A computed fold for a 74-nucleotide RNA from an uncultured Rhodospirillales bacterium, annotated as transfer RNA. It matches the Rfam family "tRNA". Rfam describes the family as follows. Transfer RNA (tRNA) molecules are approximately 80 nucleotides in length. Its mean pLDDT, the model's own confidence on a scale to 100, is 81.
[in-house]
RNA sequence: GCGCCCUUAGCUCAGUUGGAUAGAGCACCAGACUUCUAAUCUGGCGGCCGGUGGUUCGAAUCCACCAGGGCGCG
Numbered sequence: 001g002c003g004c005c006c007u008u009a010g011c012u013c014a015g016u017u018g019g020a021u022a023g024a025g026c027a028c029c030a031g032a033c034u035u036c037u038a039a040u041c042u043g044g045c046g047g048c049c050g051g052u053g054g055u056u057c058g059a060a061u062c063c064a065c066c067a068g069g070g071c072g073c074g
Stems, first nucleotide, its partner, number of pairs: 001073007010026004019057001028044005050066005
């Protein structure tokens, strides 16, 4: 330098035929239970989807460029 893949919540990930308020588990907070703790149960908090621009009535999803990470080639 070239090609391919990945980037969504604090963490690990789902969600891509473009369409309804973007979800789960863990973590965290509160409550129940318990003598207390743990476990268990219930509820809650938390992201406008790496950034910018474009296409579209509508974009996490499609396109371009940029950034970060990984793999391969030279």